[in-house]
RNA sequence: GCGCCCGUGGCCAAGCGGCUAAGGCAACAGGCUGCAACCCUGUGAUCGAGAGUUCGAGUCUCUCCGGGCGCU
Numbered sequence: 001g002c003g004c005c006c007g008u009g010g011c012c013a014a015g016c017g018g019c020u021a022a023g024g025c026a027a028c029a030g031g032c033u034g035c036a037a038c039c040c041u042g043u044g045a046u047c048g049a050g051a052g053u054u055c056g057a058g059u060c061u062c063u064c065c066g067g068g069c070g071c072u
Base pairs, nucleotide, nucleotide: 001071002070003069004068005067006066007065010025011024012023018055027043028042029041030040031039048064049063050062051061052060
């Protein structure tokens, strides 16, 4: 330099263009308990940044940023 893949809550991770963005762990609050643990209930994300397409974008397109793999 070229090609491919990835980027979603603190961490991991789903998500045919129509949804109120699943789930697990952790955290916090409440319940339970003599106190804890276990268990139960609840709480939180605008989806790397910007732009475009569309009635509608986490999902498609472009640029950039970051990471990984391969080739030279």